[in-house]
Context: one part of a larger RNA
RNA sequence: CUAAGCUAAGGGAAUUCGGCAAAUUAGCCCUGUAUCUUUGGUAUAAGGGGUGCCUGCUCUGUGAGGAGCAGGUCGCAGUGACAAGGGGAGCCCGACUGUUUACUAAAAACACAGGUCCCUGCUAGUCCGAAAGGAUGUGAAUAGGGGCUGACCUCUGCUCACUGCCAGUACGUGAAAAUCCUUUCCAAGGGAACUAAGCGCUGGUAAAGAGCGGGCCUAACUCUGAGGCUCUCAUGGUAGCGUAAUACCUUGCCGGUUUAAUGCCGGCUUGCACCAAUGAGGCAACGAGGUUCCCACUGUCCCUAGCUUAGACCUGAUGAACUCGCUGCGCGGUGAAUAUGCCGCGGAACUCCAGCGGGAAGAGAAGACCCCACGGAGGUUUACCACAACCUGAUGCUGUGAUGCGGUUUUUAAGAUACAGAGUAGAUGGGAGUCUUAGAAGUGUUUUCGCCAGGAAACAUGGAGACGAAAGUGGAACACCAUCUCUUAAAAACUGUAUUGCUAACUCGCAAGAGGACAACAUUAGGCCGGUGGUUGGACUGGGAUGGUACACCCCUGAAAAGGUAUCAGGGGUAUCCAAAGGUCUGCUCAGACGAGUCAGAAAUUCGUCGUAGAAUACAAGAGUAAAAGCAGGCUUUACCGGGUUUCGCACAGCAAGAAACUCGGUUGCGAAAGCAUGGUCUAGUGAACGCCAGUGUGCCCAUUAAAGGGGCCCUGGUCUGAUAGUGAACUUACCCUGGGGGUAAUUGAUUGGUCGCGGGUGAGAGUCCACAUCGACCCCGCGGUUUGAGACCUCGCCGUCGUCUCAGGGCAUCCUGGUCGUGCAUAAGCGGCCAAGGGUGGAGGUGUUAACUCAUUAAAGUCCUACGUUAGUUGGGUUGAGAACGGUGCGAGCCAGUUUUGAUACUAUCUGCUGGAGUUGUUGGUUGCCUGAGGGGAAGAUUCCACCAGUACGAGAGGAACAUGGAGUCGCAGCCACUGGUUUACCAGUUGUCUGGCAAGGCAUUGCUGGGUAGCCACGCUGUAACCGAUAAGAGCUGAAAGCAUCUAAGCUCGAAGCGGUCCCUGAAAAGAGGCAGCCAUUCCCGAAUCCUUUUCCUGCGGGGAGAGGCCUAGGGACGAGGGUGUCGGUAGAAGACCGGCUUGAUAGGUCAGAAGUGUAAGAUGCGAGCUUCGGCGAGCAUUUCAGCUGACUGACACUAAAAACCCGAGG
Repeated sequence: CUAAGCUAAGGGAAUUCGGCAAAUUAGCCCUGUAUCUUUGGUAUAAGGGGUGCCUGCUCUGUGAGGAGCAGGUCGCAGUGACAAGGGGAGCCCGACUGUUUACUAAAAACACAGGUCCCUGCUAGUCCGAAAGGAUGUGAAUAGGGGCUGACCUCUGCUCACUGCCAGUACGUGAAAAUCCUUUCCAAGGGAACUAAGCGCUGGUAAAGAGCGGGCCUAACUCUGAGGCUCUCAUGGUAGCGUAAUACCUUGCCGGUUUAAUGCCGGCUUGCACCAAUGAGGCAACGAGGUUCCCACUGUCCCUAGCUUAGACCUGAUGAACUCGCUGCGCGGUGAAUAUGCCGCGGAACUCCAGCGGGAAGAGAAGACCCCACGGAGGUUUACCACAACCUGAUGCUGUGAUGCGGUUUUUAAGAUACAGAGUAGAUGGGAGUCUUAGAAGUGUUUUCGCCAGGAAACAUGGAGACGAAAGUGGAACACCAUCUCUUAAAAACUGUAUUGCUAACUCGCAAGAGGACAACAUUAGGCCGGUGGUUGGACUGGGAUGGUACACCCCUGAAAAGGUAUCAGGGGUAUCCAAAGGUCUGCUCAGACGAGUCAGAAAUUCGUCGUAGAAUACAAGAGUAAAAGCAGGCUUUACCGGGUUUCGCACAGCAAGAAACUCGGUUGCGAAAGCAUGGUCUAGUGAACGCCAGUGUGCCCAUUAAAGGGGCCCUGGUCUGAUAGUGAACUUACCCUGGGGGUAAUUGAUUGGUCGCGGGUGAGAGUCCACAUCGACCCCGCGGUUUGAGACCUCGCCGUCGUCUCAGGGCAUCCUGGUCGUGCAUAAGCGGCCAAGGGUGGAGGUGUUAACUCAUUAAAGUCCUACGUUAGUUGGGUUGAGAACGGUGCGAGCCAGUUUUGAUACUAUCUGCUGGAGUUGUUGGUUGCCUGAGGGGAAGAUUCCACCAGUACGAGAGGAACAUGGAGUCGCAGCCACUGGUUUACCAGUUGUCUGGCAAGGCAUUGCUGGGUAGCCACGCUGUAACCGAUAAGAGCUGAAAGCAUCUAAGCUCGAAGCGGUCCCUGAAAAGAGGCAGCCAUUCCCGAAUCCUUUUCCUGCGGGGAGAGGCCUAGGGACGAGGGUGUCGGUAGAAGACCGGCUUGAUAGGUCAGAAGUGUAAGAUGCGAGCUUCGGCGAGCAUUUCAGCUGACUGACACUAAAAACCCGAGG
C1' cells in the first nucleotide's frame, strides 16, 4: 500500500450524480394505531411498555407442557451470544403474483385476468406438408383461431376524402378458348363481337390503417373575446389532463419546501409537438422500478487515527505469461508540425533493493465513430423482376333428362295495306288460262293473323260456280307456276345458357347410405400478390449528408498579347422559333436632337436640318454590319438531290454523334448581266446500338411464281436514352459484418488570427467651468494564442472523449496582502495608474455540468496555460452501443445536437523519470573520530482582528485615521504525548448459548457480546514558528551639467517593497580542484616455485631423456596487524540491507521478585437468604475473609536462562 474486518471524541449527509457503502431497527407478549380505500386492506402502520434468575402458589392438560400470580434477588445491559423489518411522507410508471436479453440492460419492456373487433356451421376457420397425411380436436359458436387494449372506476368525441376490408353492380374496361370475318382454298397472322374474376363505379365500415385548420373584427378603463364575417377541409381535437417519462423557447410565472433549490410538490397554462382501447383521466394494494423530502442512524464527510487477519516485504522450495529491431539522462531548438537517439547547453562514478505510475505519442485488439468499395448481410415497402398461395374463365376426367330463354340449318304454314285502284299490289321472271260433285258461291261455329279495312285455316251446312285475262287505277296488275327478300309461328336436328332432376363416373362412409357430374385433380388463361426469392439503391463534392449541377452544349472575363488551360471562380444563356423572320433583285437609312406644324400635351402622324451608328439585327453575350448583314417592295423555294475535302468536336495521340466552311456533278429560283442561293450575319438549339413505325425511294435478294399481295438488305426520316459515348432499378440498419483510408471528418497538437481577449495613437464629446481625476465615439496601428472559426499537415495494423476527486508545475494582463503616484484625495471610504508572482485565494444550495445564478462569510474568494495538466491515478453523473418509453417524423423498416430510464472502466512495470534504502570502486598507505562547506533544498512562515496611540491629527459638524507597542485568532510547517480525547484482537471484569459428568477452570460462537483500560501510536490535544543586514523596482530625494536657467542623471551620492541575496533550518567530500584536523596502526618477518643463466652426473637407438648443484629474482603463500565484518542477545532503528546498544571486566533480552498502572473484591471457607421440606435437605443471591485476585508492552532490583566458542577482511614503501 491492497483486500477483508473492528472501534472512534465533537458535529451528523456538510460527502456525493445520488445516503453508494456502513450504521440504525429487529424475536415474543401486552397496548395502541392516522390517511386513503375496491371495506378485503393499508398494518408488524406509526408510537409506547415488558422480557433474566430463584422460591412458593393457582388454573389447565393423561403427559410433555402451557397460561399466570406473589415474593425474593443480580448486572451497564435479561430475544445479554447466534438468529432477527429502519420508519414515515409527496410524485411518475406499471393494477397485482409472475416472465425476459444463459455471459454488462430485471425495467416503465413481455405476460396477465378483464374489454373489444374480425374469421369460422365442421369435408369449417387457422396452421404444417410437394403430396399422402397431420395439429387445433375425437373439440363444435358459453367452441376454436387471429388482431388491438390490458385489474377496477368514470368514460371512450368528430371524420369513410385517402388506404384497406365488406357488400352491390344498369354501365365501362377486361384474357384464353369457342364463334364470326379476313377477295379461290389451307395455314400463320390480323380484326370483330361475346365474356369470368379483377379494376373502374355505387354504398357501408374507425376498439380497421389513419386524420382531427387559418385570417379579420368586436363589450362604457385596460385586458380578454361570449359574438360576427370570411377562406378552406372528409372532419377541423370533444371530455379529461397539461412546462408532463411528452414544453423548443425554459432554470416559463406564482405559491410551498431551503439561509440559498436548473430539484421536488401544488397551481396557472399562450399544449414548438397531450388526447380518448397505437386507449384518456383517476385509483386502494403491490414494486431488488424512477424521483423528492423528513425522522432515526451513522467514519460518507469535517479529518483522520488506532487495531486485527491475509497478502505485499525477507528466507527456503517450486515456477508461468504478455512483451521484446538495437538501445535507454534533462532542458531549449529542429524536424511529417509534442525527440532517450538529430543540433546546442547542462547534468552524469558503477551496481542493486523497495515503492510510485510522469514518459516510452507503453502493451493489448489490421478503429466499432467518419469516409470509400460498380464489397457483404439483416430488415422494410405504393423499388425492379419473378414465384408460391388464393380468386376466376376454358378444356379434360364428364354421363343422362326436364323446363325456360336463345342461336344456326332444314321443312311446313301464315303474312307483306302510302295515294289511286272494287281492294291488304313484297321482288323478279314465266304466263292465258287455273280451281271446282274427290264438292264452287254463300251461311254458322271455333281457332288464328291484323294496319281494325279485312285475311287465312279447320269443322259443319250448302249443292254449282269462283278467279284470272280484258277495262281501269297505279311506278309496278292481279288467276296459276318457279325463284328470292323480310317478318311471324310451328316442328325436327345440332348447339349455347340458366334453373332443376337422375345415377353410373368421381368423392365421403366399415356398411347402410350421403353427395354427385358439382367438387377434387390436371392443363391453360386473366387477376391479385413483400407470403417467398433474386437484384438494384449514380457521380461531382474544400469530409460526408442536405443543397446545387459546375454531369450535354453556347458567349464574355479569369487566360499571364499564338493555340490551349483548372476551381461548388465571376456574369449570362440553350434543349427553341420562322413558309418567312428563307432565296434573289431593286430601293431606302437608323437612334436621337433642334426648328416648323390642326386637334396633339415631354412623348402619336407630317415637313426641314444635323446625325459613324449613340439604332436595328427572333433570343444570351461577344464579334460583325450603313447605296448593309438594318428597313421595305417584287418574284420565288438553294430550307433541293448525289459525291468529296478541310476545320472544330478532341491543340500537340486515337475515336463516335454533331456543327461549320469550301468544292464537284445534277436540277432550280432571282437578276439585263456579272453573279448570288447547299436555310436564318457568325458562334448554342443536340443523341449510338437494339426495337418499332414511315416512305409516290425504288436499287438488290428470297419463296410461290403467270402476276400481285408478303419478307429481308440498302438509303432517308420519325420515336429514346438531360447521369446527355446512351445499364432496367427504392428505402433502412444503433443488430450489423468484411476490406481499406489519416487519400477524408469528429478530440489534442501544428499553421493562420477573420472572430475573441488585451494594449496603443488621435481626441469628437461627457465631466457646472475644464479633452485627459474619471469616462471616452468615429478612424488608425499592434500584441497574445485562453474563444469560435478556416484549411486538412501528423495520427484510422487505435495518442482513451466532458465534468468531479487527488496531486499539482508555470505565466502575469495582480483578486488580497507589500511599496508608491494622481485624484473632482480634508479625515474615513473610494476611483485610476506604476512596481511587485513570496504567500494566500475558502464553505454551502439546485444542476452530470464547465459555466451562469443564489446564500452566509472573507483580507481576498484573480485570470490563463500545462495533450481544453492529470483515467498502465480515482469516479462514471453526462455524452456515445445493444433493452424500453414519450413527443415529432416516415406507408414502413426506422430516424431525431429532442426527452426519459437501465446499462462490464481489464494490464504482475522492461527502460527512463521520481521518492526512499543499500553495496562496490575511486579519492596516491590504512583506519577511527571530529569538522569545513562549493553546491542543493525550504514559505517556514502567511494573514486577520482587538487594545493602546485616540475620540487625538483632520473636520462646521457628522464622523474619524496613522507610525510605534502589546494581545488574541485563522491558515500553513515542524516536533511531542504531562493533560484532554481516540485506539488498545496476548490486560481485568460481567454475561448469553453450548460442550468438557458436577464445582473450579476452560474451548467455540466477529475478540461471542458488553463495561472499562496501561504502554505505544495518534489529534480533536500540547509546544515552537523572532528580528535584522545588503543590493534593488516603481517612487522620493541631494548635488549637478549637457542647455549660464531649470532638471533625481548624463559623472557622483542618499533612501525605498510581503519581492531578490544573506542571516535561520536541512543536506552536502563522488566538490576528479575527490578537502581539513586529531588519534591509532603500518613502513616488518617467514616460506617460496616454474621459467631463465651457469654447471655436474647417469642412460642413449646420438635426436634426446633422467637425477642433481649454484645463481638471479619474481609470481605466490603465510605470520603480525590499527581497525572492521561475520557470529550472537536485543531495540531509541528497521521491508531486505542499513543504523544504534550489549556480548560474562555483562543488567542486552527473557525470567523471578518488588513497584507503578489497569480492573474492581478471586477461589475456598463461614454465616445469612425469599421460601419450601419427607426435617435429611434444596435455594437465586448477600456479607466477611478481601481495595482482594489477576495483570501486555512501564520502572527498579537480582546473573536463574541466553548473549560461549569461533571464523573472515585488513595497509605493509
Molecule: large-subunit ribosomal RNA, half B
Organism: marine sediment metagenome